[in-house]
Context: one part of a larger RNA
RNA sequence: CACCGCCCGUCACGCCACGAAAGCUGGUUGAACCAGAAGUCGAUGACCCAACCGCAAGGAGGGAAUCGCCCAAGGUAUGACUGGUGAUUGGGGUGAAGUCGUAACAAGGUAGCCGUAGGGGAACCUGCGGCUGGAUCACCUCCUU
Repeated sequence: CACCGCCCGUCACGCCACGAAAGCUGGUUGAACCAGAAGUCGAUGACCCAACCGCAAGGAGGGAAUCGCCCAAGGUAUGACUGGUGAUUGGGGUGAAGUCGUAACAAGGUAGCCGUAGGGGAACCUGCGGCUGGAUCACCUCCUU
């Protein structure tokens, strides 16, 4: 580059990050139940044993074994927290340029805006209430000359 201006939203396309999402998949963890290795401890100990007592028998003591308590891994069902992935979906940002219109900026061609309700491809439109950060015209009040 000054109205042949500025500018709004839908739509289409590319890219970016984000939200939702059935499902799939991992981590941490709670409580319940099942199960129960090794081991300590406890009970039993008909079986076994060199040391101690005893001439011996036997006793003391010890051991195997069995049972029990505790209990690791494991299992069942259920809950909490957290991560990944995820068809699809939602808006957002951005892009030289594209599509549809023209909402706003001048009284922007229906003044605009705010709240609210309804409606609409989209910007928006309509109703009700409010504001002037509205132009124009007229009048009133005040100030200055």